[in-house]
RNA sequence: AUUUUAUACAGAAGGGAGUAGAGAAUAGGCUCAGCGAUCCCCUAGCAACCUAUCAGCUGCCAAGCUGAAAAGGUGCUAAUUCCUACCAAUAAAAAAAUUGGAACUAUAAAAU
Numbered sequence: 001a002u003u004u005u006a007u008a009c010a011g012a013a014g015g016g017a018g019u020a021g022a023g024a025a026u027a028g029g030c031u032c033a034g035c036g037a038u039c040c041c042c043u044a045g046c047a048a049c050c051u052a053u054c055a056g057c058u059g060c061c062a063a064g065c066u067g068a069a070a071a072g073g074u075g076c077u078a079a080u081u082c083c084u085a086c087c088a089a090u091a092a093a094a095a096a097a098u099u100g101g102a103a104c105u106a107u108a109a110a111a112u
Base pairs, nucleotide, nucleotide: 001112002111003110004109005108006107007106008105013043014042015041016040021032022031023030026085027084028083029082044077045076046075049073050072051071053068054067055066056065057064058063086101087100088099089098090097
């Protein structure tokens, strides 16, 4: 880097440094931002994907399922992946809207 699987309407702050835009891509919106945002570092926290541990159940074993906890490996700490765009349905028709899905993105694990 690619592929597969799972999840994504919940949750989580201070300091330092720094200086103009930022919120993934394109477009349209809407928000955040000199009362200093985004990004980076430290500390703290959130969470429970993987490893290890504990308890229960199934099982001859291997292994699997459920729960607990949070030591390790990540990750995350504005707004639903901030919203929409594509498809389908509802809607007498059109538009708006609603619901579901897809696509894209992000995170984890495995494989190449």
Model confidence (mean pLDDT): 84 of 100.
This is a predicted structure of a 112-nucleotide RNA (SAM riboswitch aptamer (S box leader)) from Ohtaekwangia koreensis.
Taxonomically the source falls in Ohtaekwangia (Bacteria, Pseudomonadati, Bacteroidota, Cytophagia).
The RNAcentral record of the sequence draws on Rfam and Ribocentre.